The RNA shown here (small-subunit ribosomal RNA) has 1383 nucleotides and comes from an uncultured bacterium. Model confidence (mean pLDDT): 84 of 100.
């Protein structure tokens, strides 16, 4: 820096990622070289080999080897024996070394380590320098030899022997010790220098004669020891620890101080600045990360420490309490003749085991270093090299240039074609690092030693020559050959660079976090392509960073986690003005130290780099010293403003204890009046009451609480405090500026106080009232409501110690704009004041804050001190401890789990929240549905099939505006492989078709007959083949288009500006008004868009124009009659154009918009009535079966043809309708008045026949011309309340019509039959006027029709609306919210 809490926002806050690093491990892959690194685990056990020896110039000697000499045997050049004579040398005595080098990190929280000092409290072999000495004597012992024991290891005895082994004597002081004198220095003990006296201690030889050794003393160097200051992990759920403990005296011991040890004496010592205890751990230089501060770490290299199977002990020695020494004990392993013995890889290799995991039983002493030695030299798993391992860092290579038909393959696409792979390849030219072959070939080597020479003094110094290489025939160089020998890994949803196809289908799987996968996955698996790094790349683990997420640098605590309930006060921290001294902190200079390596810089060496070297710088630290004195500190002197005191005044529900009070309330008791209820609730009941309640009156008693005043008030540290009064106690404020003179602030532990509830003891008990009982409510009701009621509430004493103990805001001090109200005091005495001091509230500026908010009573600006926080849950839980009579309180985790939890604000949605408003929403009415029969649709069931879809409102007389076949998509059976369209290519043909016959249910199959044109090029036609088709198969959750609904509701948005960190807000809110976001006013908004309205159509009035098929007033003709005819345009009507309505006028109200009016006028009045018109959007709403379309699926079938069946089934349930149940009616007769439409395969007048459906003739009409009866109504008659002269289902018989065909399955007619049903439970629907209701008519579809449906047309023609409390739906404003897939 990013991702992740949300619909979005800001913040808080955690989780995660990108970076770097590693002694790493694992997966895939692998060409070379250089330099480094390599048991982090079992300080587990170890086979085998090696890792410490050396000196013969210390010694006695001679086991092995070589040489010499001698002897013997003979095979005459070999064997054996003797001889320490020589080179040498096993074992032994002796010297030096073995305490170094090498390994490991068990232990250790310590003077262990680091740093700085000290030793006047010490030692130091070998080395260097200086001085002196090196004389004499003696006794042993190993070895060798002999004997013995034992399995062995080993041991014992005897004899003999040497030394630089051991002992004694001599000599000696600048040695040591004791006493003592003078003197220097010092922080005490002391110490430097010079004296005096006394006592005590040395030595080793070898020799080539040069020397090498030895002893004593002093000094140096090196190494070691001891002491001290400071620094050095976690836990207080470890708070007290300690008897040699702390100190003293004396003694012992040590190289040396010291309780180091012992005896005695004293009672100390450590500890909240963390003792003691527990856990963990070697420390440092350094290394990794980080801007730094800092965090983590302690592999390799260097320093220190500790350890060497585990524990202990000492010996030797200059040095050890000793890795490859000793002894003892223990565990383990091995040998054994069972009697006894041996061993210690945390040295180098190596083995087993453990483990994710870590190498060769290699070479050489050539170099460096070490031990011994005079030296040659020997030894050296130290070291130098090589081997194994991509474990890390660094370097090189796997080719370079040209090359476009942009080849082919692969992959993708919108697919005649294009894109990509990709200059990539092929091809041409070039180069040769690397590789292979051949040849040459180092540096590291200089010493020691030796030879020669020079200088002086036969011994040193110098010069020259010679000898010596594990690595290694390695590095390196040259020549030849030839692109020849050499690329992978991870990733591609965001973070994070890189995208498509296929497969899969919440499966398989991925995943660091968010998350992906349920049929179109850039997230799984594969492929193509791409990105990153590259001999490596990824994963895992760990550390730092990012994380300001422990915050010193550099955080917080009103609401996000977080202020202790409050005060007093100890330690501690911090602290007013002036002046002087000191110099601890502080600052500056100087000196010492801060090992080397590392880091940084410069230069240099390997071809470069890594690596290495040289030099510089740095090592921010510690110590010492010199100076400065502003600040802090310490010690003095002084001041008054902080603080306290005094005096005066004043305030209050401040506290404790006592006394008193009321025609107050409540309850109880007694008496009285009085009678049937009282009480209680939403409504009731339990309860009380005729044994007299409730109510009313009087008297008495009891306990608790104190109306009015009373408040936004007052007091108190907080909790808290309220009738009146007395006593005692405390406090605040003001005034005076009198006294003291910094006496102050905070405050870990500690102490005190601390509501309510609860506990203990003793009282008290009226009312209220946990628990409990009963009654209700309820699905239940262990609740809310009611009737009772125990603890308790009250008092005294003692506990408890917690609360949303809140201002969710610690205390103190200083500073910082204003306005207003109020309490107490003072000046003044006056409702004059720029009054003043101390409180208590509200509003507001700057500032602060994530915002809400806060703001002199800060959450502002600063200072001091205390408390507390560090993701959510587990959990304020468990364990431990402390307190408590108990209840419980205080302190206070972890495992595990999640990617959030949270704060403030925003927009919506929601609320059995509020306000305003609207709607046939309710109400007021009228008529229905729900009951019956039938029609129709749906569910269910059934079936071979009952094709499919629609399913709350918004499916159900819906798609379908017309299923007997067809339709038809379904089922059964029989066929076809292309019915139809289109085009191309190829082939053969003259057909195709028609007529007839046969089989068949038909489709279809078979047979017979007939059958083109031509300019001969072909045209035309069908047949066959291939491509192509076809699918009412799936997905409406991949889609287009169309549609429903909210809703004809009044809303939905934008630009610019302004406000806000932002999401967003404003506008669109407010006051009015409207049917309306309609308009007006106001206004940080000003405008605009889609909606509203208007514009469009029909209808209502009039004018005008035009009169045919329409009309007929007047004129004429004619008929039985009719605009029938001539005519006419007056009227009706038709259909073009106009007019008309706009709150325009009047009155009232109002700023206006607008509203009101039995207003006028008008055909119509406030949108005149109706229609079309449906904003942004919601419901993943409906439709892949109207159509179109992506993807998937079928292709002799899921395509297509045919016949028959089915979609009409039927126990049942629901929706929508029709007809009724009758008298406002039925029946019969007579009679009046429409409109919209339709019509030639049609409407059909009229005539005839039939009871009728209809049939047979036949005018007119392609239509304002012809056809098509209106019914309810009116008049008359009858029926008289019945299952009827209501009702018509059902059934029987006979018919008519359509049609190829009415069985499943048509409509209609006639006759006969005459079912249910007497107005319909809960519930529910429509409608506000030409509406409901009621009456008929027409049309589409259509051969016919299941139409009672749908869409239109006219006739007759009501009732009611007080009103908005309630139900439903909607709009605006506001409020709450832990909701946002939004109740």
């Nucleotide at each position: 820096g990013a991702g992740u809490u949300u619909g979005a926002u800001c913040c808080u806050g955690g989780c995660u990622c990108a970076g770097g690093a590693u002694g790493a491990a694992c997966g895939c892959u692998a060409g070379c070289g250089g330099c480094g690194g390599g048991c982090c685990u079992a300080a587990c056990a170890c086979a085998u080999g090696c890792a410490a020896g050396u000196c013969g110039a210390g010694g006695g000697g001679u086991a092995a080897c070589a040489g010499g000499a001698g002897a013997a045997g003979c095979u005459u050049g070999c064997u054996u024996c003797u001889u320490g004579c020589u080179g040498a040398c096993g074992a032994c005595c002796g010297g030096c070394g073995a305490a170094c080098g090498g390994g490991u990190g068990c232990g250790u929280a310590a003077c262990g380590c680091g740093u700085a000092u000290g030793c006047a409290a010490u030692c130091u072999a070998c080395c260097u320098u200086u001085a002196a000495c090196u004389g004499g004597a003696g006794g042993a012992u190993a070895g060798c030899c002999c004997a013995g024991a034992g399995a062995a290891a080993u041991c014992u005895g005897g004899a003999u022997u040497a030394a630089u082994a051991c002992u004694c004597c001599a000599u000696a002081g600048u040695a040591u010790u004791a006493u003592u004198c003078u003197u220097u220095c010092a922080c005490a003990u002391g110490u430097u220098a010079g004296g005096a006296u006394a006592a005590u201690u040395a030595a080793a030889g070898c020799u080539u004669c040069g020397g090498c050794g030895g002893u004593u003393a002093a000094a140096g160097a090196u190494g070691a020891g001891c002491a001290u200051g400071c620094g050095u992990c976690c836990u207080a759920u470890u708070a007290g620890u300690u008897a040699g403990u702390u100190g003293g005296u004396a003694a012992g011991g040590u190289a040396a101080c010291g309780g180091c040890u012992u005896a005695c004496c004293a009672a100390g010592a450590c500890u909240a600045c963390g003792a003691u205890a527990g856990g963990u751990a070697g420390g440092g230089g350094g290394c990794c990360c980080g801007a730094g501060a800092g965090g983590g770490u302690g592999a390799u290299c260097c320093c220190c420490c500790a350890c060497a199977c585990u524990g202990g002990u000492a010996c030797u020695g200059a040095g050890a309490c000793a890795c490859g020494g000793a002894c003892c004990a223990g565990a383990c392993u091995c040998c054994u003749a069972c009697g006894g013995g041996a061993g210690g890889c945390a040295g180098c290799a190596g083995u087993g085991a453990g483990g994710a995991a870590u190498a060769u039983u290699g070479g050489u002493c050539a170099a460096u270093g070490g031990a011994c030695g005079c030296a040659a030299g020997u030894c050296u798993g130290a070291a130098c090299c090589a081997g194994c391992c991509a474990c890390g860092c660094c370097g090189c290579g796997u080719g370079a240039a040209g090359g476009a038909u942009g080849a082919a393959u692969g992959c993708c696409c919108u697919a005649u074609g294009g894109g990509u792979u990709g200059u990539a390849a092929a091809c041409u030219u070039c180069u040769u690092u690397u590789g292979u072959a051949u040849g040459g070939g180092a540096a590291g080597a200089a010493a020691c030693c030796u030879c020669u020479c020079u200088a002086c003094g036969u011994g040193u110094a110098g010069a020259g020559g010679g000898c010596u290489g594990a690595c290694g025939g390695u590095a390196c160089c040259a020549u030849a050959c030839g692109a020849a020998u050499a690329a992978g890994c991870a990733c591609c949803g965001g973070c994070u660079a890189a995208c498509u196809c296929c497969g899969u289908g919440c499966c398989a799987g991925c995943a660091g976090c968010c998350g992906c996968g349920g049929u179109a996955a850039u997230a799984c698996g594969g492929a193509g392509g791409g990105u990153g790094c590259a001999a490596g790349c990824g994963u895992u683990a760990u550390c730092c960073g990012g994380a300001a997420u422990u915050a010193u640098u550099g955080g917080g605590u009103u609401u996000a986690a977080a202020g202790g309930g409050u005060g007093c006060g100890u330690a501690g921290g911090c602290g007013g003005g002036a002046u002087g001294a000191u110099a601890a902190g502080u600052c500056a200079g100087u000196g010492g130290u801060g090992a080397a390596a590392u880091c940084u810089u410069a230069c240099a060496g390997c071809u470069u780099a890594a690596c290495u070297g040289u030099a510089a710088a740095a090592c921010u630290g510690c110590c010492a010293u010199u100076g400065a004195u502003a600040c802090u500190a310490u010690c003095g002197u002084u001041c008054u403003u902080g603080a306290a005191u005094a005096c005066a005044u004043u305030u209050g529900a401040a506290g404790u204890g006592g006394g008193c009070g009321g025609a107050a309330a409540u309850g109880u008791g007694u008496c009285a009046u009085g009678u049937a209820g009282c009480g209680g609730u939403g409504a009731a009941a339990u309860g009380c009451u005729u044994a007299g309640a409730u109510a009313u009156g009087a008297c008495a008693c009891a306990g608790a609480a104190c109306a009015c005043c009373g408040a936004u008030u007052g007091c108190g540290a907080a909790g808290g405090c309220a009738g009146c009064u007395c006593a005692c106690u405390a406090a605040g404020a003001u005034g005076u500026u009198a006294u003291u003179g910094a006496c102050g602030c905070u405050g870990a532990g500690g102490c005190a106080c601390g509501a309510a509830a609860g506990c203990g003891u003793g009282g008290g008990g009226a009312g209220c009232g946990a628990a409990c009982a009963g009654g209700a409510u309820u699905a239940g009701a262990u609740a809310c409501c009611c009737u009772g009621g125990u603890a308790g509430u009250c008092c005294a004493c003692g506990c408890c110690g917690u609360a949303a103990a809140c201002g969710a805001u610690g205390a103190u001090u200083a500073c910082u704009c204003g306005g207003u109200a109020u309490u107490g005091g003072c000046g003044a005495u006056a409702c004059a004041c720029u009054g003043u001091c101390a409180g208590u509230g509200c509003c507001c500026a700057a500032g602060c804050g994530a915002a809400a908010g806060u703001u002199u009573u800060a959450a502002g600006u600063a200072a001091u001190c205390c408390a507390c926080c560090u993701g959510g849950g587990a959990a304020g839980u468990a364990c431990g401890u402390c307190g408590g009579c108990a209840a419980c309180g205080a302190u206070g985790a972890a495992a595990c789990u999640c990617a959030a939890a949270g704060g403030a604000a925003u927009u919506g949605a929601c609320g059995g929240g509020g306000g305003c408003c609207c709607g046939c929403a309710c109400a007021a009415g009228c008529g229905g549905u729900g009951g019956a029969g039938c029609a129709u649709g749906u569910g269910g069931u059934u079936u071979a099939a009952u094709u499919c879809g629609a399913u709350g409102a918004u499916a159900c007389g819906c798609g379908a505006g017309g299923a007997a076949c067809c339709u038809u998509a379904c089922c059964a059976a029989g066929g076809c492989u292309u019915a139809a369209a289109u085009g191309c290519a190829g082939a053969a043909c003259g057909a195709c078709g028609u007529a007839c016959c046969c089989g068949g249910a038909a489709a279809c199959g078979g047979g017979u007959a007939u059958u083109u044109c031509u300019u001969c090029g072909g045209a035309c036609g069908g047949u066959c083949u291939g491509c192509a088709a076809g699918g009412u198969g799936c997905u409406g959750c991949a889609u287009g288009g169309u549609u429903g609904u909210c809703g004809u509701c009044a809303g939905c948005u934008c630009g610019u500006g302004c406000u806000g960190u932002g999401a967003a807000g404003u506008g669109u809110c407010g006051g009015g008004u409207u049917a309306a976001g309609u308009c007006c006013c106001a206004u940080a908004a000003c405008g605009a868009g889609c909606g509203c309205a208007a514009c469009c159509c029909c209808u209502a009035u009039c004018u005008u124009u035009a009169g045919u098929u329409g009309c007929c007033a007047g004129c004429g003709a004619g008929u039985a009659a009719u605009g029938u005819c001539g005519g006419g345009g007056a009227c009706u009507c038709u259909a073009g154009a106009g007019a008309a309505a706009c709150u325009g006028c009047c009155g009232g109200u109002g700023u206006a918009a607008a509203c009101c009016g039995u207003g006028a006028g008008g055909a119509a009045g406030g949108u005149g009535g109706g229609g079309a018109u449906g904003a942004c959007g919601u419901c993943a709403a409906a439709u892949c079966a109207u159509c179109a379309c992506g993807g998937c699926c079928c292709u002799u079938a899921c395509g297509u043809c045919u016949u028959g069946g089915g979609u009409c089934a039927c126990a049942c349930a629901c929706g929508u309708g029709c007809u009724a149940c009758a008298a406002u009616g039925g029946u019969a007769g007579a009679u009046a008045c429409a409109a919209u439409g339709a019509g030639c395969a049609g409407c059909g007048a009229c005539c005839u026949g039939g009871u009728g459906a209809c049939a047979g003739g036949u005018a007119g009409c392609u239509a304002a011309u012809c056809u098509u009866c209106a019914a309810a109504g009116u008049c008359u008659a009858u029926c008289u309340c019945a299952g009827u002269u209501c009702g018509g289902a059902u059934u029987g018989a006979a018919g008519u019509c359509u049609g190829c065909a009415a069985c499943u399955c048509g409509a209609c007619u006639u006759c006969a039959u005459g079912a249910a049903g007497c107005u319909g439970g809960a519930a529910u629907c429509g409608c506000u006027a030409g509406u409901a209701a009621u009456c008929g008519g027409a049309u589409a579809u259509c051969a016919g029709c299941c139409a009672u449906g749908a869409u239109c047309c006219g006739g007759u023609g009501a009732a009611u609306a007080c009103g908005u409390u309630c139900c439903c739906g909607g709009g605006c404003c506001u409020u709450g919210c832990a909701c946002a897939c939004a109740c």